[in-house]
RNA sequence: GCCCCAGUGGCUCAACCUGGUGGAGCAUGUCCUUGGUAUUAAAAACAAAAAGGACAAGGUUGUGGGUUCAAAUCCCAUCUGGGGCU
Repeated sequence: GCCCCAGUGGCUCAACCUGGUGGAGCAUGUCCUUGGUAUUAAAAACAAAAAGGACAAGGUUGUGGGUUCAAAUCCCAUCUGGGGCU
């Protein structure tokens, strides 16, 4: 120097090929249920641990530009990381 792959919530990854509401898991917050330790004279009451569930918040898709009614997706340039060739 050339070629290929990757870059998307805090983390790990989908959605890209075929343009049409950006989702999932983990983590975080709130609430509910189970639970029944501490406590108590005793606890049926009930902080906690633990288990389950519901809801919420969090992205403007590496950056810039272009095409389009509409771009994470197509095109161009560029940055970062990885791999290959010379």